[in-house]
Predicted 3D model of a 100-nucleotide RNA (Purine riboswitch aptamer) from Clostridium manihotivorum.
Of the family's consensus pairs, 100% are formed in the model.
RNAcentral holds the sequence, with entries from Rfam.
Its Rfam family is "Purine riboswitch aptamer". The family is grouped with related families in Rfam's "Purine riboswitches". A reference for the family is Batey et al. (2004), "Structure of a natural guanine-responsive riboswitch complexed with the metabolite hypoxanthine", Nature.
The source organism's lineage runs through Bacteria, Bacillati, Eubacteriales, Clostridiaceae and Clostridium.
This record gives sequence, structure tokens and C1' cells, in this order.
RNA sequence: AUAAUAUUCGUGCUUAUUGCUCGUAUAAUUUUGACGAUAUGGGUCGAAAGUUUCUACCAGGUACCGUAAAUAUCUGACUAUGAGGAAUCAGAAGUUGUAU
Repeated sequence: AUAAUAUUCGUGCUUAUUGCUCGUAUAAUUUUGACGAUAUGGGUCGAAAGUUUCUACCAGGUACCGUAAAUAUCUGACUAUGAGGAAUCAGAAGUUGUAU
């Protein structure tokens, strides 16, 4: 000088990268306009509210509705942000090897 690493770390703070866990927000919710389906169905398009908040506001199951206009319930996310911890990467030290 250079390479490697079953080793070490009060290392990375002008956030190194990526998962994981937990908290907060929001209840994956509510209101509303138009249209639409009908037990092989229960939907489509739009508007508004909700968050010291960007985005999202759905999917499936079950019940229920005896053909009417209306659903109920259960389970399952993403996004924003905070905390913790892990892995990887990097750095430093140590060790070993090689070359001069």
C1' cells in the first nucleotide's frame, strides 16, 4: 500500500437502505344527487364532511330482503407521522494474508 473478515463498536443524527413491532390519524366511516340490479341481485357515476394530515375510503364471506326498495354484520389494507428494534450497507478498530 492492498485484499479478506464466524471479531469488536455509547460509530452513521444535515435522517445510509429495506423489512418488522407498537402508538397517533380514520371509524377503510358518515351525509347527499342522479342512474341501476333483484335471491345467478344487493351495483355504477359524482359532490361534500371526517384527519393539527398527504393519500385512500375498497375486497371477500355471512345474514337478511319472497320480487320490493332498502340493506345489516364479520374479517382483511394502504397512506401520513412518531417511537422501538432487526437485517443489510458503510465507517473505525482489531486480526490474518499478499506485495513493495